This is a predicted structure of a 384-nucleotide RNA (Bacterial RNase P class A) from a candidate division CSSED10-310 bacterium. The sequence was found by an Rfam model in a public genome assembly. It matches the Rfam family "Bacterial RNase P class A". Rfam links the family to the GO terms tRNA processing, ribonuclease P activity and dimeric ribonuclease P complex. It is annotated as a ribozyme. About the family: Ribonuclease P (RNase P) is a ubiquitous endoribonuclease, found in archaea, bacteria and eukarya as well as chloroplasts and mitochondria. The prediction has a mean pLDDT of 77.
C1' cells in the first nucleotide's frame, strides 16, 4: 500500500427575520391576551414479528382440545432476544451459518433411469445336478475339455442412478455371501479419564451392520387465561317512564371465567335475543422511567452493583416550519503546486446533500440508508 472480517459513531453546522406547540413566572382591560426564561421527532420513530409494564374481565381450580419453543450453561422483568461453549458445515484465515430432541414406536412422501429405492431385487452375468445332443483329444471305450438345453444355487463382478443394504485383504465354496478370520468404520453394552453440562478422549465385549425426509403427520420434554390506551376512570348533556318474542321466579332462567366438559361463585319488579331512538362533548390516563450518562468494582462476555450528575416532546385532524446569507459533504470539469503517472494540497465553476417523522411506555428482532470517521483482527505484495 491492496483485499477482506468484526465492532462503534456521525449523518449537515452557524447567524438573521417571521411563524407554531408545551412548561414555568410576571402583568392586566382576565383572554384562542402580552412579556421574560427553559424545552420541542429516530437510529431506525418504520414492520406490527416477539416479550413485558399498565388497565379491565366477579375469588380460585381439574381435564380435553389448541398453540409456542426445542444442543448445554449463563444474562434479563421476560422472551422465539443477548453472551459464552458443544456438535455439524463454509472459508486459506480473521470469521460466518444452523427450524440443532427423536427415523431400530408407527404412518406417509421421493421425477426419470434401473431387476430393485425399506427390509427390495436379477438386465448383463458366475456356478450348475441332469440330458448323453454336437465337436475335439485317444485305435476304441472310460476319461478330460468345450458348446447347447435346463431343475436349482448366488448377489461377490458389471451396468443404471444423487444414493443400491459396510470397506480392504485372506481363507472357504460348485460358484458366492461377514460364511469365517485380521485390521478399520458404524451401532449397541460395560467401565475409566476431562468437563457444571452439552460433549470429548480411551479400554474391553458383541451380533455382524438398519439410506433420506419430522420448516410431513407423529412421538417426547418444557411452557401458555383473555382482550387491549379505539384499554380504562370521571364529568356534563340528550333521549322514547320505547316496542316485540323466548325462558324463568329458588325443584332455580341466566351470568362469570380464550373454545368444550366437569366443578365453583353470583343470581330474581329477573334474564336472553331482535327492532327502534339518543349521545359521539370535555378532563384524566399522558410521561420520573425495569430512565440516561460517567468513574470505580465483579464477571471471558452478555450484564450486575456502589457512588455522582441530569430531567431531555406530550400533539389530538394532529405542533417542532419557511426564507435569506455564509460555511461544510459528495461528484464532474478547468487552473496551479508537488509530480513520470497515480495519489495529495489550494482555487474557480456547475450540480448534489441518504433512509425517513412520536401518538401509553419499555426490552428486542427484521427491513431501509447518499456519504463520512474511528478501532481491532486476517491475508497478499514491496521496502528496511
Nucleotide at each position: 500500500g491492496g483485499a477482506g472480517u468484526c465492532g462503534g459513531c456521525c449523518g449537515g453546522g452557524c447567524g438573521a427575520u417571521c411563524g407554531c406547540c408545551g412548561g414555568u413566572c410576571u402583568g392586566c382591560a382576565a383572554g384562542u391576551c402580552a412579556g421574560g426564561c427553559g424545552g420541542g421527532a429516530g437510529g431506525a420513530a418504520a414492520g406490527u414479528c416477539c416479550g413485558g409494564g399498565c388497565u379491565c374481565c366477579g375469588a380460585a381450580g381439574g381435564g380435553c382440545a389448541g398453540g409456542a419453543u426445542g444442543c448445554c450453561g449463563g444474562g434479563u422483568a421476560a422472551c422465539a432476544c443477548c453472551c459464552g461453549g458443544g456438535a455439524g458445515g463454509a472459508g486459506a484465515g480473521a470469521u460466518c451459518c444452523u427450524a440443532c430432541g427423536g427415523a431400530a414406536a408407527g404412518u406417509g412422501c421421493a421425477a426419470c433411469a434401473g431387476a430393485a429405492a425399506g427390509c427390495a431385487g436379477a438386465c448383463c452375468g458366475c456356478c450348475g445336478a441332469u440330458g448323453a445332443c454336437c465337436c475335439u483329444g485317444u485305435c476304441g471305450a472310460u476319461c478330460a475339455g468345450g458348446g447347447c438345453a435346463c431343475a436349482g444355487g448366488c448377489a461377490a463382478g458389471g451396468g443404471u442412478g444423487a444414493a443400491a443394504c459396510g470397506g480392504u485383504g485372506a481363507g472357504g465354496c460348485a460358484a458366492g455371501a461377514g460364511c469365517u478370520c485380521a485390521c478399520c468404520a458404524g451401532c449397541g453394552g460395560u467401565c475409566c479419564g476431562g468437563g457444571u453440562a452439552a460433549c470429548c478422549g480411551g479400554a474391553c465385549c458383541g451380533g455382524c451392520u438398519u439410506g433420506g425426509u419430522a420448516a410431513a403427520c407423529c412421538c417426547c420434554a418444557u411452557c401458555c387465561g383473555g382482550a387491549g390506551c379505539a384499554a380504562g376512570a370521571c364529568c356534563a348533556a340528550a333521549u322514547a317512564a320505547g316496542g316485540a318474542a323466548g325462558c324463568g321466579a329458588u325443584u332455580g332462567a341466566g351470568a362469570a371465567c380464550g373454545g368444550c366438559c366437569c366443578g365453583u361463585u353470583c343470581g330474581a319488579u329477573g334474564u336472553u335475543u331482535c327492532c327502534g331512538g339518543g349521545u359521539a362533548g370535555g378532563u384524566c390516563g399522558c410521561u420520573u422511567g425495569a430512565g440516561a450518562c460517567a468513574u470505580c468494582a465483579g464477571g471471558c462476555a452478555a450484564c450486575u452493583g456502589c457512588u455522582g450528575u441530569c430531567c431531555u416532546a406530550g400533539a389530538u385532524g394532529a405542533a417542532u416550519g419557511a426564507u435569506c446569507g455564509c460555511c461544510g459533504u459528495u461528484a464532474g470539469u478547468c487552473c496551479g503546486g508537488u509530480u513520470a503517472c497515480a495519489a495529495c494540497c489550494g482555487g474557480a465553476u456547475u450540480a448534489u446533500c441518504a433512509c425517513a417523522g412520536a401518538a401509553c411506555c419499555c426490552g428486542g428482532c427484521u427491513u431501509a440508508c447518499a456519504g463520512g470517521c474511528c478501532g481491532a483482527c486476517u491475508u497478499c505484495a514491496c521496502a528496511u